This is a predicted structure of a 73-nucleotide RNA (transfer RNA) from an uncultured Bacilli bacterium. Its mean pLDDT, the model's own confidence on a scale to 100, is 82. It was read from a public genome assembly.
[in-house]
RNA sequence: GGUCUCGUAGUGCAGUGGUUACCACGUCUGCCUGUCACGCAGAAGAUCACGGGUUCAAGUCCCGCCGAGACCG
Numbered sequence: 001g002g003u004c005u006c007g008u009a010g011u012g013c014a015g016u017g018g019u020u021a022c023c024a025c026g027u028c029u030g031c032c033u034g035u036c037a038c039g040c041a042g043a044a045g046a047u048c049a050c051g052g053g054u055u056c057a058a059g060u061c062c063c064g065c066c067g068a069g070a071c072c073g
Base pairs, nucleotide, nucleotide: 001072002071003070004069005068006067007066010025011024012023018056027043028042029041030040031039050064051063052062053061
């Protein structure tokens, strides 16, 4: 340098054009307990890396760019 894959809450992931972006762990609050842990209930937390385009509508399709990984040279 080329090809391909990936980038979504603090972490790991799901979501193949249409409701309010799913779940787990973690965090916070309450209940439970003598206390902690466990368990139960609830809450907060994501400009979907970034910038454009297509579309009535984009996390999803297209282009650019940045980063990570694999392979090739």
Its Rfam family is "tRNA". By type it is a transfer RNA.